Bacterial RNase P class A from an Actinomycetota bacterium, 335 nucleotides, folded computationally. It matches the Rfam family "Bacterial RNase P class A". Rfam links the family to the GO terms dimeric ribonuclease P complex, tRNA processing and ribonuclease P activity. The gene name in the source record is rnpB.

């Protein structure tokens, strides 16, 4: 230099001007003024996992449903994270996996194909032995066979030697696969290694199901407090006047208590913080991008990603123009 991998930050800066919310001061005190401080993100988003708080409900077990599913650690927890094992993919860096269990059961494996699971025989081989045939040669009838071929995502280990009429784990070597046993090595998952056994046992649990382990519900419109209206009880008229009639005002009125908890207000609620929801906009110059133009600088002109808090916190997924950082990988090339 080029091409990649991971992992992090930043995501426009500065000044000037109006302008919007919160608090704190001065003033004022009737709302309105001036002045200072503060005022969105890495995702505020998707509301998907946890939990923390509120209310309901709960003896204890069990059954149903749901979820989670190598291993070990962290966590308040979680389907997060970290660090490892295993498969898978990529020369590499490194990515990426719903990764129990299919020799507990059921059940399904399209099309094609003779056969799709404790199987098959279309094409083929052979036809040793038996049969026709003259005992021969032949036929390909019984009958053996599964090596070739072909069909599929998959055809009941591979490969070579023996063996045989042809074959075929049948037999033997070695490889792979599986089981049992040993042996070391690690907390484990799971590694290395060795023995013995033809054991060759298909795949799907993102089908039923089997196993461990976890799980009450609802959610800040949760909740909690004040508390008009309403309902119920109880009690009484005021003024004028010394009193009483009178006369004026109430008379569906006043007044006390009690219920419930509607409007409505406060809390919950915050080092932003509403409860019809603020955080914006304009202008200068810089700084990025991208278009014209151009030999280049200089210039014109248009942009400035995704996206916006609503009880809070931990993750997680998704969305982001564009620069920058560092460790690491393959390729070239010069010294």
């Nucleotide at each position: 230099c080029g091409a990649g991998u991971u992992g992090g930050c930043g995501g426009g800066g500065u000044g000037g001007c109006c302008g919007c919310g919160g608090c704190c001061g001065c003033g004022a005190c009737g709302u309105g003024g001036c002045g200072g401080c503060u005022g969105a993100g890495g995702a505020a988003a998707g509301u998907c996992g946890g939990g923390a708080c509120u209310c309901c409900g709960c003896a204890g077990g069990g059954c149903a449903g749901g979820g989670u599913g190598c291993u070990g650690g962290c966590u308040a927890a979680c389907g997060g994270c970290c660090a490892g094992u295993c498969g898978g993919g990529g020369c590499g860096a490194c990515c990426c996996g719903a990764a129990g269990g299919a020799a507990a059961g059921c059940g399904c494996c399209a099309c094609a194909g003779a056969g799709a699971a404790c199987a098959g025989a279309c094409c083929g081989c052979c036809g040793a032995u038996g049969g026709c045939g003259a005992c021969g040669a032949g036929c390909a009838c019984a009958g053996g066979c599964a090596a070739g071929g072909g069909u599929g995502a998959a055809a009941c280990g591979g490969u070579g030697c023996g063996g045989u009429a042809a074959g075929a784990g049948c037999g033997c070597a070695c490889c792979a696969g599986c089981g049992a046993c040993c042996g070391g090595g690690g907390u484990g998952a799971c590694c290395c290694g060795g023995u013995c056994g033809g054991c060759u046992c298909g795949g799907c649990a993102a089908g039923c199901c089997c196993c461990a382990c976890c799980c009450g519900g609802a959610g800040c419109a949760a909740g909690g407090c004040c508390a008009a209206a309403c309902g119920g009880g109880g009690g009484c008229g005021g003024g004028u006047g010394g009193c009483c009639c009178g006369c004026c005002c109430a008379a569906u009125g006043c007044u006390c208590c009690c219920g419930g908890g509607u409007a409505g207000g406060c809390c919950g609620c915050a080092c932003a913080g509403a409860u019809g929801g603020a955080u914006g906009g304009c202008c200068a110059c810089c700084c990025c991008u991208c278009g014209g133009a151009c030999a280049a600088c200089a210039c014109c002109g248009a942009g400035g990603a995704c996206a916006g808090a609503a009880u809070c916190c931990c993750g997680c997924u998704u969305a982001c123009a564009c620069g920058c950082c560092a460790a690491c990988u393959c390729g070239c090339u010069g010294c």